[in-house]
Molecule: transfer RNA
Organism: Candidatus Falkowbacteria bacterium CG23_combo_of_CG06-09_8_20_14_all_49_15
RNA sequence: GCCGCCAUCGUCUAGUGGUUAGGACACGAGAUUCUCACUCUCGAAACCGGGGUUCAAUUCCCCGUGGCGGUACGA
Numbered sequence: 001g002c003c004g005c006c007a008u009c010g011u012c013u014a015g016u017g018g019u020u021a022g023g024a025c026a027c028g029a030g031a032u033u034c035u036c037a038c039u040c041u042c043g044a045a046a047c048c049g050g051g052g053u054u055c056a057a058u059u060c061c062c063c064g065u066g067g068c069g070g071u072a073c074g075a
Stems, first nucleotide, its partner, number of pairs: 001071007010025004018055001027043005048064005
């Protein structure tokens, strides 16, 4: 350089053209306990950026950015 894959709560991850964007851990509050832990309940928290297609885009397309992997070349 070229090719491919990936990007979603703090972390790990599910997901699909019309969902309230789900789960686990972590975090906060409450219950329980003499206290802590465990356990239970509740809560906050996310679609990498720009454009396009569409009635509607997190999802499809293009470009960019970042990450990962593969592969090449000359004197």